The RNA shown here (transfer RNA) has 75 nucleotides and comes from Candidatus Levybacteria bacterium RIFCSPHIGHO2_01_FULL_40_15b. NCBI's taxonomy places the organism under Bacteria, Bacteria candidate phyla, Candidatus Levyibacteriota. The coordinates come from a structure-prediction model, not an experiment, and the mean pLDDT is 83. Its Rfam family is "tRNA". Gene Ontology term of the family: triplet codon-amino acid adaptor activity. By type it is a transfer RNA.
[in-house]
RNA sequence: CGGAGUGUGGCGCAGGGGUAGCGCGCACCGUUCGGGACGGUGAGGUCGACGGUUCAAAUCCGUCCACUCCGACCA
Numbered sequence: 001c002g003g004a005g006u007g008u009g010g011c012g013c014a015g016g017g018g019u020a021g022c023g024c025g026c027a028c029c030g031u032u033c034g035g036g037a038c039g040g041u042g043a044g045g046u047c048g049a050c051g052g053u054u055c056a057a058a059u060c061c062g063u064c065c066a067c068u069c070c071g072a073c074c075a
Stems, first nucleotide, its partner, number of pairs: 001071007010024004018055001026042005048064005
């Protein structure tokens, strides 16, 4: 330098046009002598950034950023 992939709550992931969910974790409550396990309730992200398309974008398009892989070049 070229090509490909990934980027979504604290962590791991799903969602591939109709306003974001699951598991773990966290807080509170129940249960227990107490804890764990189990059950219930709840908080927490507006989706890497900026633009575009659309009535509507996490989702489609463009540019950029970060990380990973492959290749090329140099040594």